This is a predicted structure of a 387-nucleotide RNA (Bacterial RNase P class A) from a Pseudomonadota bacterium. The prediction has a mean pLDDT of 77. Rfam family: Bacterial RNase P class A. From the family's description: Ribonuclease P (RNase P) is a ubiquitous endoribonuclease, found in archaea, bacteria and eukarya as well as chloroplasts and mitochondria.
RNA sequence: GAAGUCGGCCAGGCGAUCGCUGCCCGCCCUUGGGCGGGGGGAGGAAAGUCCGGGCUCCACAGGGCAGGAUGCCGGUUAACGACCGGGCGCGAUAAGCCGCAAGGCCCAAGGCGACGGAAAGUGCAACAGAAAGCAAACCGCCCAAGACCGGGGCAACCCGGAACGGCAAGGGUGAAACGGUGGGGUAAGAGCCCACCGCGUCGGCGGCAACGUUCGACGGCAUGGUAAACCCCAUCCGGAGCAAGGCCAAAUAGGGAAGCAAUGGCGUGGCCCGCGCUGCUUCCGGGUAGGCUGCUUGAGCCUGUCAGCAAUGGCAGGCCUAGAGGAAUGAUCGCCACGGCUCUUUCGGGAGCCGCACAGAACCCGGCUUAUCGGCCGGCUUCCCCC
Numbered sequence: 001g002a003a004g005u006c007g008g009c010c011a012g013g014c015g016a017u018c019g020c021u022g023c024c025c026g027c028c029c030u031u032g033g034g035c036g037g038g039g040g041g042a043g044g045a046a047a048g049u050c051c052g053g054g055c056u057c058c059a060c061a062g063g064g065c066a067g068g069a070u071g072c073c074g075g076u077u078a079a080c081g082a083c084c085g086g087g088c089g090c091g092a093u094a095a096g097c098c099g100c101a102a103g104g105c106c107c108a109a110g111g112c113g114a115c116g117g118a119a120a121g122u123g124c125a126a127c128a129g130a131a132a133g134c135a136a137a138c139c140g141c142c143c144a145a146g147a148c149c150g151g152g153g154c155a156a157c158c159c160g161g162a163a164c165g166g167c168a169a170g171g172g173u174g175a176a177a178c179g180g181u182g183g184g185g186u187a188a189g190a191g192c193c194c195a196c197c198g199c200g201u202c203g204g205c206g207g208c209a210a211c212g213u214u215c216g217a218c219g220g221c222a223u224g225g226u227a228a229a230c231c232c233c234a235u236c237c238g239g240a241g242c243a244a245g246g247c248c249a250a251a252u253a254g255g256g257a258a259g260c261a262a263u264g265g266c267g268u269g270g271c272c273c274g275c276g277c278u279g280c281u282u283c284c285g286g287g288u289a290g291g292c293u294g295c296u297u298g299a300g301c302c303u304g305u306c307a308g309c310a311a312u313g314g315c316a317g318g319c320c321u322a323g324a325g326g327a328a329u330g331a332u333c334g335c336c337a338c339g340g341c342u343c344u345u346u347c348g349g350g351a352g353c354c355g356c357a358c359a360g361a362a363c364c365c366g367g368c369u370u371a372u373c374g375g376c377c378g379g380c381u382u383c384c385c386c387c
Stems, first nucleotide, its partner, number of pairs: 001383010012336007020041002023038007043358001047369002050367005055241004067237005072086005087115001088113003096105003116232002121230002123226002138171002140167003148161005179197006198221001199219005204213003245293004255284006264278005300319008338355007
């Protein structure tokens, strides 16, 4: 320097004018409002509400069942299904190697993995295929022994054939077919035997561990897949949510207490009888509307430093940064910045037009996921050039 790949950060700036919404101060009228001044006013995701926690109320002696979640190892954290580091596996690209090529091998950084258990049990596997878990034979190979058929022989037996016998090499099916290559062996074959490779177990060594091992010994190989099937094992999990919860508390209705009135009061009616209706006053408590609170000082932010590979944590200094409850945080203009297109150029540049996302607090945090115009910075790997 190029290519690939991963991560972090920013989310236009300044000014003017007109607005919006809380807070503080002053003045004015009437509790509430008006005017003036000052100062504050969205995000990296404020979103989805998927996971975890704080906070609040309810429940709760302890244990178990049921149910749910998680699941390689170590670490971080308030906690997590998150994050960091590591292990193992999978698959890919570049480079490299082989090849005329097609392609193959080896596969960097990076990517992906619900990655405990299939030797406790139960279940499942479409189609194809002979056969899908315990064995099995369609094509095929073979007649050594035994049975059978034909021929020969006095007979033992010999020759030929073939399966209802032997084999599992080769072909074929499948996502998957009971280690691979070579040799021996055999009637034909087969870990049947042997060498090498692979695999497993034990030991040694390295590592906290997962695991690794170019070390040693043993085992012919020993029980295929599926647990985002039931299940088993281990760990964790009480429920509801700021419309949580707390305080103040109108009118009306209803409740309680005290006092007063029950030949009462009101209505109808000219009046009586009659008929109908009915307590009055004061206080108390619950609670509705409504208001206040919870409410933003917090696992907080910034800078520096130390520990750590890192996630993260410790220490020191500094800072206060929306709290509005149906919701304000906006618009216009000018200049500059950024990007694109067009024109132009005296190659320094200049002019014009267009664009500048996604979105938006509602108790608060930590994650994850999703959306997002553009820009900046850095890490890692491979290759090339120079010293």

The source organism's lineage runs through Bacteria, Pseudomonadati and Pseudomonadota.